This is a predicted structure of a 1475-nucleotide RNA (small-subunit ribosomal RNA) from an uncultured Verrucomicrobiales bacterium. The RNAcentral record of the sequence draws on ENA, Greengenes and SILVA. Model confidence (mean pLDDT): 84 of 100. Rfam family: Bacterial small subunit ribosomal RNA.

[in-house]
RNA sequence: AGAGUUUGAUCUUGGCUCAGAACGAACGCUGGCGGCGUGGAUAAGACAUGCAAGUCGAACGGGUGCGGUUGGGUAGCAAUAUUCGGCCAAACUAGUGGCGCACGGGUGAGUAACACGUGAGUAUCUACCGGGAAGUGGGGGAUAGCUCGCCGAAAGGCGAAUUAAUACCGCAUGUGGCAGCAAUGCCAAAGCAGCAAUGCGCUUCCCGACGAGCUCGCGGCCUAUCAGCUUGUUGGUGAGGUAAAAGCUCACCAAGGCUACGACGGGUAGCUGGUUCGAGAGGAUGACCAGCCACACUGGGACUGAGACACGGCCCAGACACCUACGGGUGGCAGCAGUCGAGAAUCAUUCACAAUGGGCGAAAGCCUGAUGGUGCGACGCCGCGUGGAGGAUGACGGCCCUCGGGUUGUAAACUCCUGUCAUCAGGGAACAAGAAAGUGAUAGUACCUGAAGAGGAAGAGACGGCUAACUCUGUGCCAGCAGCCGCGGUAAUACAGAGGUCUCAAGCGUUGUUCGGAUUUACUGGGCGUAAAGGGUGCGUAGGCGGUCGGCUCAGUCGAAUGUGAAAGCCCGUGGCUCAACCACGGAAUUGCAUUCGAUACUGGUUGACUUGAGGACUGGAGAGGAGACUGGAAUUCACGGUGUAGCAGUGAAAUGCGUAGAGAUCGUGAGGAAGGCCAGUGGCGAAAGCGGGUCUCUGGACAGCUCCUGACGCUGAGGCACGAAGGCCAGGGGAGCGAACGGGAUUAGAUACCCCGGUAGUCCUGGCAGUAAACGGUGCACGUUUGGUAUGGGAGGAUUCGACCCCUUCCGUGCCGGAGCUAACGCGUUAAACGUGCCGCCUGGGAAGUACGGGUCGCAAGACUAAAACCCAAAGAAAUUGACGGGGGCCCGCACAAGCGGUGGAGUAUGUGGCUUAAUUCGAUGCAACGCGAAGAACCUUACCUGGGUUUGACAUGCAUCCCUAAGCGCGUGAAAGCGCGUGAGUCCAGCAAUGGACAGUUUGCACAGGUGCUGCAUGGCUGUCGUCAGCUCGUGUCGUGAGAUGUUGGGUUAAGUCCCGCAACGAGCGCAACCCCUGUGAGCUGUUGCCACCUCCACGUGAGUGGAGAGCACUCUGCUCAGACUGCCUGGUCAAGCCAGGAGGAAGGUGGGGACGACGUCAAGUCAGUAUGGCCCUUACGCCCAGGGCUGCACACGUACUACAAUGCCCGGUACAAUGUGAACCGAGACCGCGAGGUGGAGGAAAUCUCAAAAACCGGGCCCAGUUCGGAUUGAAGGCUGCAACUCGCCUUCAUGGAGCCGGAAUCGCUAGUAAUGGCGCAUCAGCUACGGCGCCGUGAAUACGUUCCCGGACCUUGUACACACCGCCCGUCAAGCCAUGGGAGCUGGGGGUGCCUGAAGACGGUGACUUUACGGGGAGCUGUCUAAGGUAAAACUAGUAACUGGGGCUAAGUCGUAACAAGGUAACCGUA
Repeated sequence: AGAGUUUGAUCUUGGCUCAGAACGAACGCUGGCGGCGUGGAUAAGACAUGCAAGUCGAACGGGUGCGGUUGGGUAGCAAUAUUCGGCCAAACUAGUGGCGCACGGGUGAGUAACACGUGAGUAUCUACCGGGAAGUGGGGGAUAGCUCGCCGAAAGGCGAAUUAAUACCGCAUGUGGCAGCAAUGCCAAAGCAGCAAUGCGCUUCCCGACGAGCUCGCGGCCUAUCAGCUUGUUGGUGAGGUAAAAGCUCACCAAGGCUACGACGGGUAGCUGGUUCGAGAGGAUGACCAGCCACACUGGGACUGAGACACGGCCCAGACACCUACGGGUGGCAGCAGUCGAGAAUCAUUCACAAUGGGCGAAAGCCUGAUGGUGCGACGCCGCGUGGAGGAUGACGGCCCUCGGGUUGUAAACUCCUGUCAUCAGGGAACAAGAAAGUGAUAGUACCUGAAGAGGAAGAGACGGCUAACUCUGUGCCAGCAGCCGCGGUAAUACAGAGGUCUCAAGCGUUGUUCGGAUUUACUGGGCGUAAAGGGUGCGUAGGCGGUCGGCUCAGUCGAAUGUGAAAGCCCGUGGCUCAACCACGGAAUUGCAUUCGAUACUGGUUGACUUGAGGACUGGAGAGGAGACUGGAAUUCACGGUGUAGCAGUGAAAUGCGUAGAGAUCGUGAGGAAGGCCAGUGGCGAAAGCGGGUCUCUGGACAGCUCCUGACGCUGAGGCACGAAGGCCAGGGGAGCGAACGGGAUUAGAUACCCCGGUAGUCCUGGCAGUAAACGGUGCACGUUUGGUAUGGGAGGAUUCGACCCCUUCCGUGCCGGAGCUAACGCGUUAAACGUGCCGCCUGGGAAGUACGGGUCGCAAGACUAAAACCCAAAGAAAUUGACGGGGGCCCGCACAAGCGGUGGAGUAUGUGGCUUAAUUCGAUGCAACGCGAAGAACCUUACCUGGGUUUGACAUGCAUCCCUAAGCGCGUGAAAGCGCGUGAGUCCAGCAAUGGACAGUUUGCACAGGUGCUGCAUGGCUGUCGUCAGCUCGUGUCGUGAGAUGUUGGGUUAAGUCCCGCAACGAGCGCAACCCCUGUGAGCUGUUGCCACCUCCACGUGAGUGGAGAGCACUCUGCUCAGACUGCCUGGUCAAGCCAGGAGGAAGGUGGGGACGACGUCAAGUCAGUAUGGCCCUUACGCCCAGGGCUGCACACGUACUACAAUGCCCGGUACAAUGUGAACCGAGACCGCGAGGUGGAGGAAAUCUCAAAAACCGGGCCCAGUUCGGAUUGAAGGCUGCAACUCGCCUUCAUGGAGCCGGAAUCGCUAGUAAUGGCGCAUCAGCUACGGCGCCGUGAAUACGUUCCCGGACCUUGUACACACCGCCCGUCAAGCCAUGGGAGCUGGGGGUGCCUGAAGACGGUGACUUUACGGGGAGCUGUCUAAGGUAAAACUAGUAACUGGGGCUAAGUCGUAACAAGGUAACCGUA
């Protein structure tokens, strides 16, 4: 200090989330030691038991009484024992009395308050303590206790008698005090310690100290959906009351007091020092420690006292609990422990008064759950340890692996050491003081010494990004994870396990809370044109702010001093525990408040002046500024009349409608309402809304010019008031046109719409209400400052002119362009969105929602203004970028349309596909771009499918081990075959004389493995299709932009082309285009057999023309090779130029001559795991392999692609001519013969320019005569042929016979622009044969048409809009249906707190009265009674919370229904207000 997350990417706005720190914490896993801290946050719920406040005998009487002494009795000789008394007396003690119990300790319910903090003040009190002054004389009557009697279960109570005091009461005195102007009056006392010195007390007063009371200024929560509150209320007089001021209380009088600077009400809360986070400002918080306050079961009350309205006191009422003899009593842990309860959750019923402190006491001392200690809890902070060094065969094991290895890992083992902590043993403290002594709970603790042994001591979380750390296996949108983004649908670094790694470490994580990050409430330190955000507009109140020059003042401001700002804490320094945490001492700080003194620039106050801000007077022109009255013309409609005839009107097309009863058209006259043509403008006026024929009257504002006047009179403006389009409402008029609703006609799947015909409210006027708009410049008002250009409206001046215009200067307005600057960008830019100042309004993620509310205000209503929450989401947005898309635009191309030719769709057949069927009909291909496709050949085989029969190291490969003499071949049995069984039956090489051994080949068995057309083309390679042979796709450098990106590649021309040229912040380059390659078209040279035969020679035949053969030849054709040729090179024209285009010449060919090969960046998760290859998964006596048979050929049907036709441009018969590409040895097969034919016999020739396979249409002649035919050939019957082991399922061909449908094909749709379409045949691959009518090639014959680019389809470029980016097959809205969630209303029901009225009214206080009492007297006083009053009762309202049949909308939820509203001109532009 930042990071993740909206997008295809970018910048910005904006929310959400994370990393940090903290905690009185809790939970999960784990857990060695010590020190210091800390521990009931919830139920201020209820509490068993013990303890937490007593002490003084030196205040008092009495009692008990160790001990002593004395008198008497009894027993005994006595000592002695015992008993009854007196006296002294250590010690103890119930009661009276004194002091304390108001401190200490606990808790935070209440309290928004002088409760707290801080600073002032004083009308006050203060026991004990300190200082000072004076005094302490003399009397009196009671009472508890004790004793006796009585009542009661108990607690306790009553009566009688008697008694003391430092208890109580008079008298005296009056230093002094109090009251009073004064005179004067009033007020005290106690003794005790044996005696006494003396000490401790007592009384009165003064001062101090400590503590407390009261008052005031200032400060610190939320809510205005709480706006008015108040009757003791505010003040006065008098009285009462208090320690003391005071409406504190009462009587009377007055009518005040508080409030937008937030009263009153509601909610919440103890406050502070501090703590925590933060750079700070600031936020949150108020455990422990310290100060203050409040409370003590709940409510009320007083008593005593120096002090209380009293935690362990009293009285009353209430709730609860306990005891009881049922009559009545008792109790209060928010003291320390402890129990129950509720809760996620918080400890021992411990030791000691040794220390510190407190109470009492003269003291000893006693008391002290204050305190000092220990215990429990990793709850926190701090410290320490769990070993150190060496140690590589880098061991075993684990994990991974490309099988080589890597990693765990010097880690372990092993060797040598050390001894912290823990353990054991020995010693053993300090905290104890001002003199001395005594006293130790902690504690046999800390600490010291010694001993043994690495021995007893490591986990938790994480590992997709943020965020340090990666692999395997399992799982398969399941199980699960998740703080945010998001992972998981068969290769998951994200789930689960494992190995490894990372981070912390006796802890680690999770959850919760707070601050931070968040400048995301912005004082420091934000914004409002489009992201959330300027009020619809003005006037103006309070408030805020305010020109120039002086005087005074000193409130703000600034400075100094003083007081205060408790201690602790934080910070700094020093020191003490071995360090640290912790603790001690000192300093600083405590930013504050108050007082005094000073300064006077600025602000404020006050006073005096000024003119520049503001305003006024005068002159002048401009204007749809406003209100009222009057008035004119055009047009629509209607009425009447004339002319006139069949239509008019309307639309995309129609229909409804009007019209022969005369419309529409046209002419004339009249009525009525509304709106204002041209002028008209980018123009003018107005605060905005808004204002448009003309005239008159009344009236507001702005502007300019010139002087004069006032003298800061100003700006803004919360509330308030006024104005405020359209629509709407009320009342009354008016009503031509238009026109919600409504009716009808169309459109449509529907059409409650868009279009058409009608049409009511309304639109218009008058009076009132309403108060909203996308009321927009989406830009509040005012003032000042800051380069320009140009246009225009209004005015003034100058120059010039006869006068003006043009021109120059200037002021005010309205626009455009643009500089600096600003802005996220777009853009704004002297009319700011620039730079400054003042004031107002508004914003703080999206949705829910501008919604709800038994909230409020307004309104006749509609509704307006104000305005939430639960809940859901991680986004919602702004601007710009690149694409894609548009029923947007421009421009261009393509057999895209058009113009033509021929087809498909109808028939039959063939073939492929779907579907159906089936044991199986194997699989794949599925819009174009699957469907005569993989398949260039399914009868078996192929074959992958089905049924059945078999087989298991396998049909095939390699290796190891093992067994055997067999294997192959041959024969036999069985069988459908495969297979199984039986028999027979060898060999090669080496060593060796041989036997034999070894090796090879083979068999058996076993193990590794083979095998799989099993799955995944969405794990892949390779190959292919498609856009598309479309002209595009990019890069480097530079430049522009914050950036994504742009530029280049756009523009003007041109091209088939991003082809070329010009221009240009671009300059170059690459992949594509073109060219280079092949075929073909022309020529030349070479070549010359198997090709050729012109010329020449010979032979044969023929009357002849000529034909055939042989030679010679290479001219020609041809074969093959090598060259030439075409480049807009030349001419003319067009063009500014260049490029190019048009025409022409020459040429075989002319503007890429024709054709082919060649396919940019990429797209479609396109196709293919079944061609091969290949990761992963799966099968292993089977999903492998072998075999037989069947199936892939199955047939109600649908589609694609073809063939053959429907005929006369034809068919049939006969005759006759001309090709090219190619093929041929298990092959092609000539001539000849046989057969009607398919074919057969036969075999010349041919491994081929030699032989062979082999032309048809055309042409010539003849027939047919428009018909289901001499067209058409399906189908079927019969007879044959061929291939093959085998043609039944299921081949092809031939002949004869049969002759079906079909007479040119609906909607729709395909191909083709020239040697093309159309048409005719031929060849080849596959192949035994063939379903080929398919595919790939070849040659023959050989057209028509293109005006043109409006439209359909596809494509290129530029531009525009966009809410699309999976990119329009996109996105997306609303109702309905289903589930879940929260919420509003709701007949009501149930609670809670507070207030008001009335009733009742305890204790108590204060009054009144007063039996009685008294030695007291200015008496006391039971009882009765009045006032106030807690709790209670009751009544009617309001507030608040919960719940509820039903009901309203809202949110959310992979694949529901209906439509298609929005985003493109979204197919009717969208949106706002309104009905």